[in-house]
RNA sequence: GCGCCAGUAGCUCAGUGGUAGAGCGCUACUCUUAUAAAGUAGUGGUCCUUGGUCCGAUUCCAAGCUGGCGCA
Numbered sequence: 001g002c003g004c005c006a007g008u009a010g011c012u013c014a015g016u017g018g019u020a021g022a023g024c025g026c027u028a029c030u031c032u033u034a035u036a037a038a039g040u041a042g043u044g045g046u047c048c049u050u051g052g053u054c055c056g057a058u059u060c061c062a063a064g065c066u067g068g069c070g071c072a
Base pairs, nucleotide, nucleotide: 001071002070003069004068005067006066007065010024011023012022013021018055025043026042027041028040029039030038048064049063050062051061052060
């Protein structure tokens, strides 16, 4: 330099156009002498940025940014 893939909660990841979810985590409570485990309730987001298409975009298109892989 060229090609491909990824970017969504604190972390790991779902979500193929119509109000964004799970597991883990965190907080409180119950239980326990206490801790852990377990149970209940709660806590969570500028969906990387900008522009475009559309009645409507996390989702489609373009450019950019960041990271990874491959080729040279």

This is a predicted structure of a 72-nucleotide RNA (transfer RNA) from Candidatus Roizmanbacteria bacterium RIFCSPHIGHO2_01_FULL_39_24. The prediction has a mean pLDDT of 82. Rfam family: tRNA. It is annotated as a transfer RNA.